[in-house]
Context: one part of a larger RNA
RNA sequence: GCCAACGAGUUGAUGCAUUCGGCUUGCCUAAGAGGUGAACCCUCGGAGGCGUAGUGAAAGCGAGCGUGAAUAGCGCGUUUGUCGUUUGUAUCAGACCCGAAGCCAGGUGAGCUACCCAUGAGCAGGCUGAACGCUAUCGAAAGAUAGCGGGAGGGCCGAACCGGUGAGUAAUGCAACGCUCUCGGAUGACUUGUGGGUUGGAGUGAAAAGCUUAUCGAACUUGGUAAUAGCUGGUUCUCUCCGAAACAGCUUUUGGGUUGGCGUCGCGUGUUCCUUGUGGGGGUAGAGCACUGGAAGGAUUAAACAGGGCUUCGGCUCAUUAAUCCUAUCAAACUCCGAAUACCACAAAUUAAGAGCGCGGCAGUUAGUCCGUGGGGGCUAAGCUCCACAGGACAAAAGGGAAACAGCCCUAGAUCGCCAGUUAAGGUCCCUAAAUUAACGCUCAGUGUAAGCAAGGAGGUGAAGUUUCUUUGACAGUGAGGAUGUUGGCUUAGAAGCAGCCACCAUUUAAAGAAAGCGUAACAGCUCACUCACUCAGAGACUUUGCGCCGAAGAUGAUCGGGACUCAAGCGUUAUACCGAAACUGCGGGUUCGCAAUUAUUUUUAUAAUCGCGAGCGGUAGGAGAGCGUUCCAUUCCGCGAUGAAGGCAAAGGGGUGACCCAUGCUGGAGCGUGUGGAAGUGAAAAUGUUGGC
Numbered sequence: 001g002c003c004a005a006c007g008a009g010u011u012g013a014u015g016c017a018u019u020c021g022g023c024u025u026g027c028c029u030a031a032g033a034g035g036u037g038a039a040c041c042c043u044c045g046g047a048g049g050c051g052u053a054g055u056g057a058a059a060g061c062g063a064g065c066g067u068g069a070a071u072a073g074c075g076c077g078u079u080u081g082u083c084g085u086u087u088g089u090a091u092c093a094g095a096c097c098c099g100a101a102g103c104c105a106g107g108u109g110a111g112c113u114a115c116c117c118a119u120g121a122g123c124a125g126g127c128u129g130a131a132c133g134c135u136a137u138c139g140a141a142a143g144a145u146a147g148c149g150g151g152a153g154g155g156c157c158g159a160a161c162c163g164g165u166g167a168g169u170a171a172u173g174c175a176a177c178g179c180u181c182u183c184g185g186a187u188g189a190c191u192u193g194u195g196g197g198u199u200g201g202a203g204u205g206a207a208a209a210g211c212u213u214a215u216c217g218a219a220c221u222u223g224g225u226a227a228u229a230g231c232u233g234g235u236u237c238u239c240u241c242c243g244a245a246a247c248a249g250c251u252u253u254u255g256g257g258u259u260g261g262c263g264u265c266g267c268g269u270g271u272u273c274c275u276u277g278u279g280g281g282g283g284u285a286g287a288g289c290a291c292u293g294g295a296a297g298g299a300u301u302a303a304a305c306a307g308g309g310c311u312u313c314g315g316c317u318c319a320u321u322a323a324u325c326c327u328a329u330c331a332a333a334c335u336c337c338g339a340a341u342a343c344c345a346c347a348a349a350u351u352a353a354g355a356g357c358g359c360g361g362c363a364g365u366u367a368g369u370c371c372g373u374g375g376g377g378g379c380u381a382a383g384c385u386c387c388a389c390a391g392g393a394c395a396a397a398a399g400g401g402a403a404a405c406a407g408c409c410c411u412a413g414a415u416c417g418c419c420a421g422u423u424a425a426g427g428u429c430c431c432u433a434a435a436u437u438a439a440c441g442c443u444c445a446g447u448g449u450a451a452g453c454a455a456g457g458a459g460g461u462g463a464a465g466u467u468u469c470u471u472u473g474a475c476a477g478u479g480a481g482g483a484u485g486u487u488g489g490c491u492u493a494g495a496a497g498c499a500g501c502c503a504c505c506a507u508u509u510a511a512a513g514a515a516a517g518c519g520u521a522a523c524a525g526c527u528c529a530c531u532c533a534c535u536c537a538g539a540g541a542c543u544u545u546g547c548g549c550c551g552a553a554g555a556u557g558a559u560c561g562g563g564a565c566u567c568a569a570g571c572g573u574u575a576u577a578c579c580g581a582a583a584c585u586g587c588g589g590g591u592u593c594g595c596a597a598u599u600a601u602u603u604u605u606a607u608a609a610u611c612g613c614g615a616g617c618g619g620u621a622g623g624a625g626a627g628c629g630u631u632c633c634a635u636u637c638c639g640c641g642a643u644g645a646a647g648g649c650a651a652a653g654g655g656g657u658g659a660c661c662c663a664u665g666c667u668g669g670a671g672c673g674u675g676u677g678g679a680a681g682u683g684a685a686a687a688u689g690u691u692g693g694c
Base pairs, nucleotide, nucleotide: 001694002693003692004691005690006689011093012092013091014090015089016088017087020084021083022082023081026050027049028048032044033043034042035041054061055060064076065075066074067073096234097233099231103224104223105222106221107220108219114198115197116196117195118194119193120192121191122190123188125157126156127155128153132149133148134147135146136145137144138143161185162184163183166181167180168179169178200216202212203211204210237627238626239625240624241623242622247260248259249258250257251256261365262364263362264361265360266359267358268357269356271353272355275348276347277346278345279344280343286337287335288334292331293330294329296327297326298325299324300323301322302321303320307318308317309316310315368394369393370392371391372389373388374387375386376385377384399410400409401408415589416588417587418586420585421584422583426579427578428577429563430562431561435576437575438574439573440572441571442570448565449564456550457549460547461546462545463544464543465542466541467540468539469538477534478533479532480531481530483507484506485505488502489501490500513528516527517526518525590617591616592615593614594613595612597610598609599608600607601606628683630680631679632678633677634676635675637673639672640671647667648666649665650664653662654661655660
């Protein structure tokens, strides 16, 4: 991991509601007693309980009572059940099941290990050579030196033995700590045998919270014990109807509760809901500057004696501050104004919706998410965060579209069947169902064919418009001129059109600046403005706008989903056709609810069946209803069974919406079923489930 079996809302008491029933001349017994020796059952037993009156804290009063000075007002009242039973639920109990780490009590452990006590044992070989002694020499002596002897040491090297430094190996191992090489101690605070002692808040500890039997920041074991777990996981058959919430208040509360909101079921009310109309109050959006404040420009007036500049000292000017006025403005905490919506009241009509409202049983929900709109925070960042809207979707919603894609678009939403039809969003060259459709334009960038990218730049190209010049010849081009006083004056080494300052005249002219640009040290030189000739019909400037271009850089190989497309299959405008969903329609079936009819049971009610019409039938948590199956009990079929029960195998038959039931064949070899009622150890795919098998 797979298979099989087992595996989770039970039982009692009490309360509330509910189903059915008994009594209602109110209902019921409990303990206990008798019938019998126990149980069951029957008969007693009214002690007591509920009900028959409330109200008040109470004394109390009483269809009233309390409050109160009150005869007022207000609050609560002015009457009906009870017992059993079913189901649901609550409380107390282990209380749906499994799951802690832990706490306490009693015991068991020192055959491992820590330390201690008693008694034994072990340590190859080699090296070093302390104290001390003897002899010799020297010395007056103390003593010194030398030689020989001696054999000390938590001495040295190194086996056994004890240990465990580094590396390798091992890593479902040989081993729940090993093996190989290497390494430390090795006469000592050494190692070791045997016997004995000390223990659970206790021991022992050359101290690491180490060790106390593979267990230690409190051992193991049994009990309290089914500890507790606001936490995680799991919780077993079917069909039908409805169907949420992720919000608010409180909470040692924030992943938990509780009350309200939203769901469902029952009873009641009977259109009260929604919509429309009428009438209201408002101070948001917008707007405005009348108030409160902000802030720009201008004008006027005033102030200062210590603002700056100038001054003829009289003052002038700039700046500052304050006020007033004019112009143009800004505001969530401004308003002279002021919507749309929303909200409240009244009225009317249509609709009859799984509308509204009231009472009661049972819930679940209180981690929400994205999108749209109005806002706060943030950077008018975030697939960010916090509010709002009786907003939408998902959650709890499938289908079609968006390549793929909970929250986007379509579907006012999938009851079931159909090899029928029509459409929505979106599409119609191929992949791929449907136009290589029609008309007119635009784009040449593969722009684009999904989404999204700026400031800025550019004789890309299309459209609309304004304006200037132009056969008295424009614009461009070609040829020619572009001069003189004069090198204007000043300045300067120089300044001659062209460093700089001042002036910028005049003449000749078709025209020519005291010069627009290059250039020279200064001149020179080359152009320009301006003019003539040749040529010839349009030329120039600007505004708005469509589509394109550059700007444009990312991490594994690129791309519109791909192929590919400009002879659009790109963009814009227009038109027709077609495709396209579980939407709508058609045909047939099922079911729920409502209305009407018929039949049956019937005491009117009511229930069941049939038929007709109408409206519905997505669904998580959850509420409600109806069923299938398993085991056992009672009863029934005078049921089935060796002429073969249960069980097993089989894909094929039949019935049922389904759980499932019936039939058939083989196997099997002894019990089993139908109807009606009852009782449950009553349904497994999940719980790192338990046990067994493989």
Source information:
The part of an RNA shown here (large-subunit ribosomal RNA, domain II) has 694 nucleotides and comes from a Minisyncoccota bacterium. The RNAcentral record of the full RNA draws on ENA. Its Rfam family is "Bacterial large subunit ribosomal RNA". The prediction has a mean pLDDT of 83. The organism belongs to Minisyncoccota, within Bacteria.